[in-house]
RNA sequence: UCGCGGGUCGUCCAACGGCAGGACACCUGAUUCUGGUUCAGGGAAUCGAGGUUCGAAUCCUUGCCCGCGAG
Numbered sequence: 001u002c003g004c005g006g007g008u009c010g011u012c013c014a015a016c017g018g019c020a021g022g023a024c025a026c027c028u029g030a031u032u033c034u035g036g037u038u039c040a041g042g043g044a045a046u047c048g049a050g051g052u053u054c055g056a057a058u059c060c061u062u063g064c065c066c067g068c069g070a071g
Base pairs, nucleotide, nucleotide: 001070002069003068004067005066006065007064010024011023012022013021018054026042027041028040029039030038047063048062049061050060051059
């Protein structure tokens, strides 16, 4: 440099073009001898910029970053 794959809560994964959800972690409360276990509740994210569309995490263009392959 070229080709392919990927980029979503703190982490790991979901999401026919139609309210972005789960687990773990975190915070609060209950329980408890205990800051552990268990139970209830809560906050938290779509890599950037354009475009298409009534509507984009999702489709298109481009940039950036990561991985694999080729040279």

Description
Transfer RNA from Catellatospora citrea, 71 nucleotides, folded computationally. Its Rfam family is "tRNA". The family's RNA type in Rfam is transfer RNA. The sequence is in RNAcentral, with records from ENA. The prediction has a mean pLDDT of 81. NCBI's taxonomy places the organism under Bacteria, Bacillati, Actinomycetota, Micromonosporales, Catellatospora.